[in-house]
Molecule: transfer RNA
Organism: Minisyncoccota bacterium
């Protein structure tokens, strides 16, 4: 220069084109003389613009980071 891959809760990862979950982290309760720890709750996330579709995390485009591959 050319190919591919990834971007989803604070953190690791799921999500047939149809209610965005789950751990763990923070809070709040219960337990404790306190704390831990272990139970219970409760709140938080789709990289940015377009496009297609009745509907997009998902499917096309284009950036934008990151990581590979060949030069």
């Nucleotide at each position: 220069g050319g190919g591919g891959g990834c971007a989803u809760a604070g953190u690791u990862c799921a999500a047939c084109g149809g209610c965005a979950g789950a751990a763990u982290a923070a809070c709040u309760c219960u337990c404790u003389c306190c704390a831990a720890a272990a139970g219970a709750g409760c709140a938080g996330a789709u990289c940015a613009g377009g496009g297609u579709u009745c509907g997009a995390u998902u499917c096309c485009u284009u950036g934008u980071g990151c990581c590979c591959c060949c030069g």